[in-house]
RNA sequence: CGAGAAGCUGGGGCAGUCGCUCCAUGGAGGAGUUGAUAUUCGACUUCGACCGUGGGGAGGAAAGUCCGGGCUCCGUAGGCGAAGGUGGUUGCUAACGGCAACCGGCCGUGAGGCUAGGGAAAGUGCAGCAGAGAGUAGACCGCCGAUCACGUUCCGCGAGGGACUCAGAGGCAAGGGUGAAACGGUGCGGUAAGAGCGCACCAGCGCCUUCGGUGACGAAGGCGGCUUGGUAAACCCCACCUGGAGAAAGACCCAAUAGGAGAGGCCCUGUGGCGCGCGCCUGCGUCCCGCGCUUCUCGGGUUGGUCGUUCGAGGCUGGCGGCGACGUCAGUCCCAGAGAAAUGACUGUCGCGCAGCCCCCUGGGGCCGCGAACAGGACCCGGCUUACAAGGCUUCUCGCACC
Numbered sequence: 001c002g003a004g005a006a007g008c009u010g011g012g013g014c015a016g017u018c019g020c021u022c023c024a025u026g027g028a029g030g031a032g033u034u035g036a037u038a039u040u041c042g043a044c045u046u047c048g049a050c051c052g053u054g055g056g057g058a059g060g061a062a063a064g065u066c067c068g069g070g071c072u073c074c075g076u077a078g079g080c081g082a083a084g085g086u087g088g089u090u091g092c093u094a095a096c097g098g099c100a101a102c103c104g105g106c107c108g109u110g111a112g113g114c115u116a117g118g119g120a121a122a123g124u125g126c127a128g129c130a131g132a133g134a135g136u137a138g139a140c141c142g143c144c145g146a147u148c149a150c151g152u153u154c155c156g157c158g159a160g161g162g163a164c165u166c167a168g169a170g171g172c173a174a175g176g177g178u179g180a181a182a183c184g185g186u187g188c189g190g191u192a193a194g195a196g197c198g199c200a201c202c203a204g205c206g207c208c209u210u211c212g213g214u215g216a217c218g219a220a221g222g223c224g225g226c227u228u229g230g231u232a233a234a235c236c237c238c239a240c241c242u243g244g245a246g247a248a249a250g251a252c253c254c255a256a257u258a259g260g261a262g263a264g265g266c267c268c269u270g271u272g273g274c275g276c277g278c279g280c281c282u283g284c285g286u287c288c289c290g291c292g293c294u295u296c297u298c299g300g301g302u303u304g305g306u307c308g309u310u311c312g313a314g315g316c317u318g319g320c321g322g323c324g325a326c327g328u329c330a331g332u333c334c335c336a337g338a339g340a341a342a343u344g345a346c347u348g349u350c351g352c353g354c355a356g357c358c359c360c361c362u363g364g365g366g367c368c369g370c371g372a373a374c375a376g377g378a379c380c381c382g383g384c385u386u387a388c389a390a391g392g393c394u395u396c397u398c399g400c401a402c403c
Base pairs, nucleotide, nucleotide: 001399002398003397004396005395006394007393008392009391012350013349014348015347016346017345018344020057021056022055023054024053025052026051027050029047030046031045032044033043034042035041036040059374063385064384066383067382068381069380070379071246072245073244074243083242084241085240086239087238088102089101090100091099092098103117104115105114106113107112118237119236123235124234125231126230140176141175142172143171144170147169148168151164152163153162154161155160184202185201186200187199188198189197203227205224206223207222208221209220210219211218212217250307251306252305253304260298261297262296263295264294265293266292270291271290272289273288275286276285277284278283314333315332316331317330318329319328320327321326352371353370354369356367357366358365359364360363
């Protein structure tokens, strides 16, 4: 210098003008209570839409709502099953499907990357095209012709025997060919030709022993049958985990009107029923009960309000322990919280980046123009995933050149 790998950061500053929202506070005002020297003045409480003052006011993802938890209510003896989820090991954590470190496999020259990574000799299923054959597999080309059969020929009186040819029966799976994948590889023996058919070595599988490691696993040695295809984010088996609903959770306060319950009243006449008395007959008085009207009290609901609600598994800085995730200690800070929901717009200037021109010129300076993303809290927190303009930084790898 070129090509890469991993990680981090950044997400504009200041000023002015005009606005938005919350809290505190002052004034003016409204309402209520109360006092007095009473058509006014004062004190207290409360409201808040008006005018001031002071302070706070989004993110790295606030997003998707995909996991996990806190919190709340409901449910709940225990066991088994169903359903759903997770799946190397050891840790971290409140918990997780997250994170860290490590192990195995695959990819890369490498830095590194990916990994749903338990079980396929428990069972069931599935596999396009090609191919003979895709699973207790199979024979297209090919190889063989030992054996049987056919034929030719030789010997023999004969029974029979020998040689040759063919490739009919048959044998084979070495070589070719198909495929992502075809029943281990190389060599020697063996054979008609061959083949773990036999043997040696290697690979792989299973078991055992020793050593290292907490463990996943690794290393070495021995034994065995000689070899067993793939697929479980297919059913399934194994191990482990999981009660449901969610801030419209939930707790509290409380109107008007209507309805419910209780108590009282209805007097000159509310009304109905029963009884008693008087009257003597259509009436009057009285007691009780019901209905109606009315007053008061109580309780439930609706509307409305308050809380939950932001001090929290909290942020920042530093020390210590740990490879790390993380833990712990000390100091320090308080940092949106409303109600379908506020944090914006413009101008100037500085900073940043890009393009053009000019000047000194390895690099830098000046002028002018343009650009600046993704995106908005709604109970809170830990993760994951996705979106994101211009830039900046750190560590590492490979190649080339020079010293």